A computed fold for a 111-nucleotide RNA from Exobacillus caeni, annotated as SAM riboswitch aptamer (S box leader). It was read from a public genome assembly, where an Rfam model found it.
RNA sequence: CUCUUAUCAAGAGAGGCGGAGGGACGAGCCCGAUGAAGCCCGGCAACCGACUUUUAACUCUGUUAAAAACACGGUGCUAAUUCUCGCAGCAUAAUUGCUGACAGAUAAGAG
Numbered sequence: 001c002u003c004u005u006a007u008c009a010a011g012a013g014a015g016g017c018g019g020a021g022g023g024a025c026g027a028g029c030c031c032g033a034u035g036a037a038g039c040c041c042g043g044c045a046a047c048c049g050a051c052u053u054u055u056a057a058c059u060c061u062g063u064u065a066a067a068a069a070c071a072c073g074g075u076g077c078u079a080a081u082u083c084u085c086g087c088a089g090c091a092u093a094a095u096u097g098c099u100g101a102c103a104g105a106u107a108a109g110a111g
Stems, first nucleotide, its partner, number of pairs: 001111008013041001015040003021031003025086004042078003047074003052068007082103001087100005
């Protein structure tokens, strides 16, 4: 980098360093010196692994699967629904609403 699968309506600090930018891309609309990005600490969550419990199956001193619990390890996240729209469809006089793709993000696996 590509592919596969799953998830994306919840949750998370008036803390330090830092100094101007940030919200993927385009348009919009926002956030920002009452301090952006980034780093550290804290926190949230629970995708993967470990541990524990229960249940089931079996090639039964154990293995596998499912569920629960936990948060020790590996990530991730910590303004706004993935901030909104971006393509298609349905409803609507319009505004607008809804649904599904695409794109994006994260995890696990494969190349």